This is a predicted structure of a 344-nucleotide part of an RNA (small-subunit ribosomal RNA, central domain) from a metagenome.
[in-house]
Context: one part of a larger RNA
Order: sequence, then structure tokens, then C1' cells
RNA sequence: CUGGGCGUAAAGCGCGCGCAGGCGGUCUUCCAAGUCAGUGGUGAAAGCCUGGAGCUCAACUCCAGAACUGCCAUUGAAACUGUUAGACUUGAGUACGAGAGAGGUGAGUGGAAUUCCCAGUGUAGAGGUGAAAUUCGUAGAUAUUGGGAAGAACACCAGUGGCGAAGGCGGCUCACUGGCUCGUAACUGACGCUCAGGCGCGACAGCGUGGGGAUCAAACAGGAUUAGAUACCCUGGUAGUCCACGCCGUAAACGAUGGAUACUAGCUGUUGGGAGCAAUCUCAGUGGCUAAGCGAAAGUGAUAAGUAUCCCACCUGGGGAGUACGUUCGCAAGAAUGAAACUC
Repeated sequence: CUGGGCGUAAAGCGCGCGCAGGCGGUCUUCCAAGUCAGUGGUGAAAGCCUGGAGCUCAACUCCAGAACUGCCAUUGAAACUGUUAGACUUGAGUACGAGAGAGGUGAGUGGAAUUCCCAGUGUAGAGGUGAAAUUCGUAGAUAUUGGGAAGAACACCAGUGGCGAAGGCGGCUCACUGGCUCGUAACUGACGCUCAGGCGCGACAGCGUGGGGAUCAAACAGGAUUAGAUACCCUGGUAGUCCACGCCGUAAACGAUGGAUACUAGCUGUUGGGAGCAAUCUCAGUGGCUAAGCGAAAGUGAUAAGUAUCCCACCUGGGGAGUACGUUCGCAAGAAUGAAACUC
């Protein structure tokens, strides 16, 4: 390279947008680039192959043929791919009418709880644990009542419920705003799919500057446990956890399953539309159980891991190693790209 693969054996980029590139619906027409056919030229000789011949045979040599699967020119064909022109509506989009939703951003606001402060009542304990102790408390704790402050998170509703491309999103109200679904079939008329580079988004932790700091809590301290205990348990407790702006760019970023389209047998639940008086039917999503098929099996099974087509990413024995070196990015931490020797 070819081939074969990629849920769990190695392998789907964390997710999207998208230029180039690749691929692309129905009908008619034009050209003839691809494609196909004919003819001509060329495709050196030697060699290979086939048939003969010559050295006693053979190797070897000589003669003839075939082949040289290619390239160029030319004459045609027009189904398919492509080009030109025109048309179409089912793909795609728009419009109109409805609908659901923790989709996003900003501002405001509410109650419960926690901690702290003040005051009242009240007295000797409280905390904590397997049991204890450190700890708090007669300077009045714990408990309880009233008042105040602060920050963070939103019980019930809540649901194999919903929304989002993914990360993710949950009190309530308002403003701005993205997407989705159904119905009508009015409009555009292939405007589409995928996407190397590229660009953007991207949990937690971490970093920078400035705020904030109730809770929880790496580090740290003490008390226990233990042979020891740099732990598990307990009492404290700082970064951090929260906000704004800017970085970082990684996760078992998982459905360990790339995206798009078409087709393929049933049962049952649920969310949102439409039709219908209703039974029920139908469209879009989301679950469960199976058929055929697939699969090494477990399983999967219309939300495929089935049957096919198009495009992209990736894999090629284990370790060494996601390491070294170089380069790019980053304030740093580090990230990305990514070997070899050697060894089994």
C1' cells in the first nucleotide's frame, strides 16, 4: 500500500460551524471531457513466451511469430458520469396558524435551612463516637423565644419527564434571545450531505486581577484507632467552593456506539402536536420486551450493533510510552503532535 476492521478484544476526534475536496433527486435537450467501438502511427534491440534450426545433448547461439495490456492521431456511438440550456417538486428552505420546554443572557425578588451578632427565659452540662478524647460551657454554653446580618443552595412538585450540538440546564417574576415539533401545502426550485486544514463552544480541578466568604473543605493542627497509622473515625481549619473579566482545553467529555439518507416484523408504556363525538388513527420525540437478521458471546433488534449508499476520523501484538527529542500553544500547571533502541 492493499485487504480487514473500529459498543465490550487495538480503533469514532468531547461537540458544533464550515472553505477547499469527495458525493449528490425527477424529466427533456446540447456537447462529447470521462466511457465504449473501428482504423492508422508508435510501443528500439536484447530478454520473457510459442514454434523451428545449429554446436553429439544441455547450457548457449540463430530464425520466425506472439506479446509489449501503453501513448498519440483520427472516424464514430450517446446508455451512464460530466458540460450547456430548459422544466419539475418529493430532498432542503421560506411563509402562515398553533404548541411544549430546568435552552441561553441580564436584572429583580421569595421562603426554609445554616453560621454569626444582640436581647429574654433557664441551668450544668453540651458536642462527638464502636467506645472515647481533643473541642465548647458558670466570663452562663447546649436547649428555647424575639430581633438583626451575611453568603450559598433552591425541599415538595420530580417523572427510564422536558430542553440543549456537546459540556450541561431546576424557587419565582420581568426584559432580550437561540433552537424544536405539529398543521396548512401558499412561495423558492436541488439552494443538498459530508468535511482535511481552519474557526468557535467546551464539566471539574487549576492559574491571573479585583471583589466576596455562610456552608463544606484539599493542605495543615490536634484527638482517637493501631505494632506503626504521614489513613479510614472525631474536633478544628486555609486555599478553594461564590461573583466579574481574562486564561487553561482536559475527563469513564460514555450510548465506551461519527454524521446523513433510504428500506426492513410485532407487542407495550410515556412526552408534545394533529384528525375524530368516541373507539381509534396519524406525525415528531423518549423508554421496555421480542421476530428475522447480525454478533465470539453476552447481547442488539425501526433511537440497529439489520440491509445498503455517500463523506470524514481512527486501528495494525504487549511493554518501553502517550515517554524522549523537535515544533506549536500556555503566565504557569501543562496541553497538542509523537518516535526509537531494547525487551517479551
Record summary:
Its mean pLDDT, the model's own confidence on a scale to 100, is 88.